[in-house]
RNA sequence: AGGCUUAUGGUGCAAGGGAAGCACAUGAGACUUUGAUCCUCACGAUACAGGUUCGAAUCCUGUUAAGCCUG
Numbered sequence: 001a002g003g004c005u006u007a008u009g010g011u012g013c014a015a016g017g018g019a020a021g022c023a024c025a026u027g028a029g030a031c032u033u034u035g036a037u038c039c040u041c042a043c044g045a046u047a048c049a050g051g052u053u054c055g056a057a058u059c060c061u062g063u064u065a066a067g068c069c070u071g
Stems, first nucleotide, its partner, number of pairs: 001070007010024004018054001026042004047063005
């Protein structure tokens, strides 16, 4: 320098155009003499900027970051 892959709550992952869900974690409550376990509820995210579309996490372009391959 060129090519490929990836980027989603605090963490690990789903969602293959109809608008984002699960688990853990965190907070609150219930239970318990107290704590732990279990149960209920809440909180919290699509890397960034554009484009296509009635509608984009998803498709297209560019950028950023990480990883891999070639030289």